Model confidence (mean pLDDT): 87 of 100. A computed fold for a 672-nucleotide part of an RNA from an activated sludge metagenome, annotated as large-subunit ribosomal RNA, domain II. The full RNA is in RNAcentral, with records from SILVA. It matches the Rfam family "Bacterial large subunit ribosomal RNA". Gene Ontology terms of the family: structural constituent of ribosome and ribosome.
Context: one part of a larger RNA
């Protein structure tokens, strides 16, 4: 892991609904007892519910209570169904669908492991150092003291046995549930070690780590209370058929769970109730508009008042209010919609509404679009609100891709027509048409911002009296303009920019000199010779454009397209629509006619297993059950039939009652 086999809503008693059953103003008996053995059948009314109710109670009664009341006013009556039995759903109590806790008590079981402790054993090669002490000898007044010898102290050195376990490798489904090699640390000592004994479970024992008390100790192991609880997770078994959610409200030592209302179901009631459209008829203060109000803000005019200068006159500066002009507001409104919401009435779809019991599930939702708060006018982000989708939706596009487009699958099938989107090729369909744009491979990612790119369409200027570009040539006198400055001459800076000649030339556009000079423009004239220059809207395009393996438009590959725009015809294309054939549901006499995606959940019809009664004996050695396998029936579970293998038992109808369906539970046991 696979295979078999077993593995989870049961039961007992109340209670409530709803189906079936007997009696019915009544229903029913319990415990005992009788009984041929009997659970068969008889007795057995004590009890219980129902037939009356209202009061706290005495009581009273179709009434009662309250109350001074015959008042009023609360519960009642008048309208009458009940009860016993059984079946099913539910609920409550029990362990209560299964299995799973850490853990909490109680009573024993352990110190053969390991902590300590007694008691009595035992063991530590070999080396080295060389304390006290002693003895000679110096020494000294006696000492102290030196110095050789002897001597053998140390939780003393070095290392084997033992003890340990420091680094490292080795192993790590091992040889080993803690080794194995190497290297290390102690080795006379608080040393090691044998026997034999003592201390334990909130207890021991500890040179203290919460260590260690038998291979997991912040509280050993066993048994038992016990099937501890466990709003938490896991798992929960056969078909088909209808309908079909929820992820919200409000509460909650709530917030991943409950209750109660919405939302689904199922039975009974039900009756112009619900649902669309269309007319009227309402109420609003959203959007948008506005600024008269509340406040916000800008520029002008302005006047009180203020600053700030003068001796003053005055000048200058800021400015309510008041005025022109253009503005902003979720807590602003003298207006005011769409839309949705309330009522009425037609019409039009059809049983949705709604009331009453009975079962639910759900109260983690998510992402697109819209209109909003919170955020950063951030987030696949958070909160609302109005839709959709998904959830619980399969098909078809969008390359892939719960939400995006299209569109809702009862089933069959080698028929057809269309949605989104497509029709050069992968790869179904058009290398279709007609008119344009694009030259970037733009298309096949982006912005402020750049730009004599390319179409298009307005608006102004100039132009054959010659525009606009280039060549040719002139650009000049007063004068170096006053100032300044070392200079300052058009051309560092300051002031002023006049006159004159002239077709035309600036008191000078730029380079340039130390200043000058010098090149050059404005600005003229020739010449050539036709359009030429400014800005505007607008279509496609260009820059802006850097990512980590080689690489993306789904490739390939496309330029009068296979890119973009318009316009047109065809044509692919889906489980959608039609046509054929069939099935289930609901309505309806009936022709028919609608429906039939589906988790959670609710309802209904069945298929199979084990017994067990009834009817019945009508299967089996001439071959039963199981078993393999098979092209037959039924929508299915499933059943019949023949084959083989098997070798002794099975079983149809029509009830009944269950240990009544297996892939899941890190399931359990066993085989492999």
């Nucleotide at each position: 892991g696979c295979c078999u086999g077993c593995g989870a809503g049961u039961g007992g008693u109340c209670g409530u609904a709803u189906c079936g059953g007997g009696c019915g103003a009544g229903g029913u008996u319990a415990a005992g007892c009788c009984g041929g053995g009997g659970g068969a059948g008889g007795c057995g009314g004590a009890g219980c519910c129902g037939g009356a109710g209202g009061g706290a109670a005495a009581c009273c009664g179709a009434g009662u209570c309250u109350g001074a009341a015959g008042a009023g006013g609360g519960c009642g009556a008048a309208a009458g169904a009940g009860u016993c039995c059984g079946a099913u759903g539910c609920g409550a109590u029990c362990g209560a669908c299964c299995c799973g806790a850490a853990g909490c008590c109680a009573g024993g079981u352990g110190a053969g492991c390991u902590a300590c402790c007694c008691a009595u054993g035992u063991c530590c090669a070999g080396g080295g150092u060389g304390a006290a002490g002693g003895u000679g000898g110096g020494g000294u007044a006696a000492g102290a003291c030196c110095c050789a010898c002897u001597g053998g102290a140390g939780g003393c050195c070095c290392g084997a046995a033992c003890c340990g376990g420091u680094g490292g490798a080795c192993a790590g489904u091992a040889a080993a549930a803690a080794g194995u090699c190497u290297u290390c640390g102690g080795a006379u000592g608080a040393g090691g070690u044998g026997u034999g004994g003592g201390u334990a479970g909130g207890a021991g024992u500890g040179a203290a780590a919460a260590g260690c008390u038998a291979a997991c100790c912040g509280a050993a192991c066993c048994u038992g209370g016990u099937g501890a609880u466990a709003g938490c997770u896991g798992g929960u078994a056969c078909u088909c058929u209808c309908c079909g959610a929820a992820a919200c409200g409000u509460a909650u030592u709530g917030a991943g769970g409950u209750a109660c209302g919405g939302c689904c179901u199922c039975a009974g009631g039900g009756g112009g109730u619900c649902c669309c459209u269309u007319g009227c008829g309402g109420g609003g203060g959203u959007a948008g508009g506005g600024c008269g109000c509340u406040g916000g803000a800008u520029g002008g005019g302005g006047u009180a008042g203020g600053g700030g200068a003068g001796c003053a006159a005055u000048c200058u500066c800021c400015g309510a209010a008041c005025u022109c002009a253009a503005c902003c507001a979720a807590a602003c409104u003298g207006c005011g919609a769409a839309u949705a919401c309330c009522g009425c009435a037609a019409g039009g779809a059809a049983u949705a509404a709604c009331c009453u019991g009975g079962g639910a599930g759900a109260c983690a939702g998510c992402c697109c679009g819209u209109g909003g708060g919170g955020g950063a006018u951030a987030a696949g982000c958070u909160c609302c609100a109005c839709g959709g989708a998904c959830g619980a939706g399969a098909g078809g596009g969008a390359a892939a891709c719960a939400a995006c487009c299209c569109a809702g699958a009862c089933c069959g099938a080698c028929g057809g027509c269309u949605a989104a989107g497509g029709u050069c090729c992968c790869g179904a369909a058009g290398a279709g048409a007609u008119c344009g744009c694009u030259u970037a491979g733009u298309g096949u990612g982006c912005a402020a911002g750049g730009a004599a790119g390319u179409g298009g369409u307005g608006u102004g200027u100039c132009c054959g009296a010659g525009a606009c570009a280039g060549c040719u040539g002139g650009g000049a006198g007063g004068u170096u303009g006053g100032c300044u400055u070392a200079g300052a001459a058009g051309c560092a800076g300051c002031c002023a920019u006049c006159c004159u000649u002239g077709a035309a030339a600036g008191a000078g556009u730029g380079c340039g000199u130390a200043a000058c000079a010098g090149c050059u423009c404005a600005c003229c004239a020739g010449u050539u010779a036709a359009g030429a220059c400014a800005g505007g809207c607008u279509g496609c395009g260009c820059c802006g454009a850097a990512g980590a393996u080689a690489g993306a438009g789904g490739g390939g590959g496309c330029u009068g397209a296979a890119g973009c725009g318009a316009u047109u015809c065809a044509c692919c294309g889906a489980a959608g629509c039609c046509g054929c054939g069939g099935a289930a549901u609901g309505c309806g006499a009936a022709a028919g006619c609608a429906u039939u995606g589906g988790u959670a959940g609710g309802a209904g019809a069945g298929c199979a297993u084990u017994g067990c009664g009834c009817c019945g004996a009508g299967g089996g050695a001439g071959a039963a059950a199981g078993c393999c396998g098979g092209a037959c029936u039924g929508c299915g579970a499933a059943g019949g039939c023949g084959g083989c293998u098997g070798g002794a038992c099975g079983g149809a109808g029509c009830g009944c009652a269950a240990g009544g369906g297996a892939g899941g539970a890190u399931g359990c046991a066993g085989g492999c």